[in-house]
Context: one part of a larger RNA
RNA sequence: GGACGAACGCUGGCGGCAUGCCUAACACAUGCAAGUCGAACGGAGAAAGUAGCAAUGCUUUCUUAGUGGCGAACGGGUGAGUAACGCGUGAGCAACCUACCUUUCAGAGGGGGACAACAGUUGGAAACGACUGCUAAUACCGCAUAACAUAACGAGUGGACAUCCACAUGUUAUCAAAGAUUAAUCGCUGAAAGAUGGGCUCGCGUCUGAUUAGCUAGUUGGUAAGGUAACGGCCUACCAAGGCUUCGAUCAGUAGCCGGACUGAGAGGUUGAACGGCCACAUUGGGACUGAGAUACGGCCCAGACUCCUACGGGAGGCAGCAGUGGGGAAUAUUGGUCAAUGGGGGAAACCCUGAACCAGCAAUGCCGCGUGAAGGAAGAAGGCUUCCGGGUUGUAAACUUCUUUGACCAGGGACGAAAUUUGACGGUACCUGGAAAACAAGCCACGGCUAACUACGUGCCAGCAGCCGCGGUAAUACGUAGGUGGCAAGCGUUGUCC
Numbered sequence: 001g002g003a004c005g006a007a008c009g010c011u012g013g014c015g016g017c018a019u020g021c022c023u024a025a026c027a028c029a030u031g032c033a034a035g036u037c038g039a040a041c042g043g044a045g046a047a048a049g050u051a052g053c054a055a056u057g058c059u060u061u062c063u064u065a066g067u068g069g070c071g072a073a074c075g076g077g078u079g080a081g082u083a084a085c086g087c088g089u090g091a092g093c094a095a096c097c098u099a100c101c102u103u104u105c106a107g108a109g110g111g112g113g114a115c116a117a118c119a120g121u122u123g124g125a126a127a128c129g130a131c132u133g134c135u136a137a138u139a140c141c142g143c144a145u146a147a148c149a150u151a152a153c154g155a156g157u158g159g160a161c162a163u164c165c166a167c168a169u170g171u172u173a174u175c176a177a178a179g180a181u182u183a184a185u186c187g188c189u190g191a192a193a194g195a196u197g198g199g200c201u202c203g204c205g206u207c208u209g210a211u212u213a214g215c216u217a218g219u220u221g222g223u224a225a226g227g228u229a230a231c232g233g234c235c236u237a238c239c240a241a242g243g244c245u246u247c248g249a250u251c252a253g254u255a256g257c258c259g260g261a262c263u264g265a266g267a268g269g270u271u272g273a274a275c276g277g278c279c280a281c282a283u284u285g286g287g288a289c290u291g292a293g294a295u296a297c298g299g300c301c302c303a304g305a306c307u308c309c310u311a312c313g314g315g316a317g318g319c320a321g322c323a324g325u326g327g328g329g330a331a332u333a334u335u336g337g338u339c340a341a342u343g344g345g346g347g348a349a350a351c352c353c354u355g356a357a358c359c360a361g362c363a364a365u366g367c368c369g370c371g372u373g374a375a376g377g378a379a380g381a382a383g384g385c386u387u388c389c390g391g392g393u394u395g396u397a398a399a400c401u402u403c404u405u406u407g408a409c410c411a412g413g414g415a416c417g418a419a420a421u422u423u424g425a426c427g428g429u430a431c432c433u434g435g436a437a438a439a440c441a442a443g444c445c446a447c448g449g450c451u452a453a454c455u456a457c458g459u460g461c462c463a464g465c466a467g468c469c470g471c472g473g474u475a476a477u478a479c480g481u482a483g484g485u486g487g488c489a490a491g492c493g494u495u496g497u498c499c
Base pairs, nucleotide, nucleotide: 001499002498003497004496006495007494008493009492010491013370014369015368016367017366018365019363020362021328026326027325028324030323031322032321035070036069037068040067041066043064044063045062046061047060048059049058050057051056077281078280079279086206087205088204089203090202091201092200093199096198097197101194102193103192104191105190106189107188109143111141112140118133119132120131121130122129123128149174150173151172152171153170154169156167157166158165159164179186180185207253208252209251214244215243216242219241220240221239222238223237224236226234256278257277258276259275260271261270262269263268283304284303285302286301287300306317307316308315309314334360336359337358338357342356343354344353345352346351373403374402375401376400383394384393385392386391407440409435410434411433412432413431417426443488444487445486446485447484448469449468450467454483455482456481457480458479464471465470
C1' cells in the first nucleotide's frame, strides 16, 4: 500500500447492487417450511332438481375422514466429524443399478379371498387402542398365455484383458398385466435400447509433529459357502503366515475438499464468507423397515441426556428449514408480502401446495454513483486569532447581486417484467411532466522527523502523548485548548487478521 462476512469511537443526505451469528453442532415458546389426486375405490355429509300424499327412490353438483397411487431420497440448513478414494484430476467396470421421461417390439384372458372406512360392544386421564360384523378398488393372491428375460444342458462363429465377452441357435423349466373417462385420451404388463441419476475400482496430488519407530489376528493371502445391484475378508468356516513402514507406517494435533477469493511484477504466500460442484451430519449413539432410490432433518424402533403433560398406570418432543426467543459474544437483520415470474411435487385439466424463489423491511457492513450549490463580488466589512501595534491572517470566504434545481419535498400521469384473451407480490415502485425555494443535507483525523500541514495560551518529568525515534523538569511547532493549515470525505480514524 492492498484486502475484510469485521468490530469500536466520532459523525451521518440520497440512490443502485451486493452482503449480514466468523462465538454455543448451546437450549428452544409460537406460527409456517410437503403435499396432491374424486378421471383408482367404497362410504359419509351438504345443496339443487325430479317421481311420489308421505316414507322413500332417482339424477346432478360440491366437500371430503379412510383404502389406494405418486411425491415426501428433491428443494432448504450446517461444517460437528473426516488426513479419507473424502475431495481434485485422469482412467476403468469383460463386476453394476436406474422410478418418472423418449424410442421400438409384444401383450392386457379368466378367477378368488380379504382389510380399512362404516356399524355395534368395549379399555384408557390422555396418547392411543381391543373385539365382533359388513364392503370396494389401478390394494392383495392363484390360474392361463410366454420371449430378444432368467436358469440348466448341448453345439457353432468371431473377439479379448487372466477370470472371459459378443453374435446367431436347439431342448426343458420358471415368471406378467388394471382399469378410468366428458370417447379426445390417460393409464397397466413383459422385453430391448437411449437419456438422466447413481454405485464400485485404480494412477497421481492433498497440513503439522520423530520430544510419536515400530504397527497389524479378519490382520495379508488362498479354498469353499453365504451376502450384495455389483467386485471384494464384505461376512463365516478351514488352511497358510503373511501385510504396512525412515520414499515416515502407527500415534498425536489440526482441518470439510474444490472451482475460486485476497495479495504479489511473477514465483509464491494466505484463504475456502457469499455464488457453483462434491462430501458429511440432522439432540447423542445404535438399528433396520418401506422404496427405483434412504440406512431417511420436519419417517419408524431401541438406548442415553434434556424438556413438557399426567388421573402416577403411562405418554409427547427434537429450528445445523424461514422468521423469532433466551444464552454466549466485540459482533451479525423482520415472529413481513406473493406464488406475479423462474423452478419443484401432485393432477387429464381447472387448480392446490411450495419460508425453494421473487420481493419488501432493518444495518454506511462493503462497492459504485450523486448531492450538500454556481458565477460575479474588496469598503479586503464585522467578528475571531495574532502582532514588532504599522499591520498580518481567516478571505472572494461572508454579506450583497444574478442564476440553476440533481437528490430530498409537493401535485399529476404511470410502466416493462405477462407468453394468448385470464393472471403483477414488488408497486402507484421505477420513470415522465409540472411546482416551490439556496431552499432540507459535512464531518473525521492529523500538523517534531519518518509524513502533506504552525502559531498563541495553559501546564511545568505534573497532567499527559506515543507506530518507531522519542516529547513534557517555566517561552513545548510533540501534552491540553484556540485560531490557522494539510489530508480524506458520507465518511474518517483506531483495533484485529492476511499478503
The part of an RNA shown here (small-subunit ribosomal RNA, 5' domain) has 499 nucleotides and comes from a metagenome. RNAcentral holds the full RNA, with entries from SILVA. The prediction has a mean pLDDT of 84. Its Rfam family is "Bacterial small subunit ribosomal RNA".